Bacterial small signal recognition particle RNA from an Acidobacteriota bacterium, 98 nucleotides, folded computationally.
């Protein structure tokens, strides 16, 4: 001092974590400008009967909240797995000259 090996570092993947969007489920959710049922009352009707349709309900829409899966994105959160990488720097084996 070279050679190898590993490890530090670097890059490139994948996996995980976490965040955004999104799908599923469930509930909640419209005083009128959703529907459907319309009590009372109203108005037509000699009369049978009809009509419109307020509250109430029910069912939703828009939005929300909860869970939850799987799909997309995206970040040095991991230093967790594969594989390249040469410049330092540790670490071991080996050699070769003073």
């Nucleotide at each position: 001092g070279g050679u190898c090996u590993g490890g530090u570092c670097c890059u490139g993947u994948g996996c995980a974590a976490c965040g955004g969007c999104g799908g599923u489920a469930u509930c909640c959710g419209a005083a009128c400008c959703g529907u459907g049922u319309c009590a009372g009352g109203c108005c037509c009707u000699g009369a049978c009967g009809g009509g419109a349709g307020c509250a109430g309900c029910a069912c939703u829409a828009a939005g929300g909240a909860u869970a939850u899966u799987u799909g997309c994105c995206g970040u040095g959160u991991g230093c967790c797995g594969c594989a390249g990488g040469u410049a330092a720097c540790c670490a071991g084996a080996u050699u070769c000259c003073c």
Description:
It matches the Rfam family "Bacterial small signal recognition particle RNA". Rfam classes the family as a non-coding RNA gene.